Predicted 3D model of a 72-nucleotide RNA (transfer RNA). Its Rfam family is "tRNA". Rfam classes the family as a transfer RNA.
RNA sequence: GCUCUUGUAGUUUAAUGGAUAGAACGACCCUCUCCUAAGGGGUAAGUACAGGUUCGAUUCCUGUCAGGGGUA
Numbered sequence: 001g002c003u004c005u006u007g008u009a010g011u012u013u014a015a016u017g018g019a020u021a022g023a024a025c026g027a028c029c030c031u032c033u034c035c036u037a038a039g040g041g042g043u044a045a046g047u048a049c050a051g052g053u054u055c056g057a058u059u060c061c062u063g064u065c066a067g068g069g070g071u072a
Base pairs, nucleotide, nucleotide: 001071002070003069004068005067006066007065010025011024012023013022018055027043028042029041030040031039048064049063050062051061052060
């Protein structure tokens, strides 16, 4: 250089065209407790970026960026 693949919350991930993007751990608040831990309730937090297709895109297409694999 060419080619394949991956990119979703702080972390690990689910969602293969129909949306309020779901969960676990973590964070914060409340509760419980003499205190801490554990338990219970709640809150915030996300689709790498830019275009395109579509009534509708996390999903399909193109490009860019980043990680990984293959190849001379």
The coordinates come from a structure-prediction model, not an experiment, and the mean pLDDT is 80.
RNAcentral holds the sequence, with entries from ENA.